The RNA shown here (transfer RNA) has 72 nucleotides and comes from a Candidatus Gottesmanbacteria bacterium. Lineage of the source: Bacteria > Bacteria candidate phyla > Candidatus Gottesmaniibacteriota. Rfam family: tRNA. About the family: Transfer RNA (tRNA) molecules are approximately 80 nucleotides in length.
RNA sequence: GCCCGGAUAGUUUAGUGGUAAAACGGCUCCAUGGUAAGGAGUUGAGUGGGAGUCCGAUUCUCCCUCCGGGCU
Numbered sequence: 001g002c003c004c005g006g007a008u009a010g011u012u013u014a015g016u017g018g019u020a021a022a023a024c025g026g027c028u029c030c031a032u033g034g035u036a037a038g039g040a041g042u043u044g045a046g047u048g049g050g051a052g053u054c055c056g057a058u059u060c061u062c063c064c065u066c067c068g069g070g071c072u
Base pairs, nucleotide, nucleotide: 001071002070003069004068005067006066007065010024011023012022013021018055025043026042027041028040029039030038048064049063050062051061052060
C1' cells in the first nucleotide's frame, strides 16, 4: 500500500429502513441469627465521528478514526 471483518449500556453480545434487546453489573426491598446463593422490583446506551440517500438511518452509500485478521 491492497483486501476482509468489527465499533451498540459499566462489561460481553443481539438486532432490524419505522423511537434498540438480553445476560452479567449497579441500586432498593424480601428472605437469614448473619453471609453467600436465591426471589421481587428498578436503573442505564440512541448505536465510533462526519456527510449523503430517504417521509424516516443503528441499519443503505461515501470519507475519516480506532481495533482485529490476511496479502505483498